[in-house]
RNA sequence: GGGAUAUAGCUCAGCUGGUAGAGCACAACAUUUGCAAUGUUGGGGUCGCCGGUUCGAAUCCGACUAUCUCC
Repeated sequence: GGGAUAUAGCUCAGCUGGUAGAGCACAACAUUUGCAAUGUUGGGGUCGCCGGUUCGAAUCCGACUAUCUCC
């Protein structure tokens, strides 16, 4: 110097710009003497950060930061 990634506690989706989701984890409840397991319900997010474009940005554009990778 080039490229990739950054979204829930963790691992990751999110298609062509239009209500932010899943699994695991966590909490409550049911089942059990209890635990585990299973089922139901629920909580939890300024989408790394700062700007720009747009009626509208996790998504498009630019700068920056961090990590990985190539030279």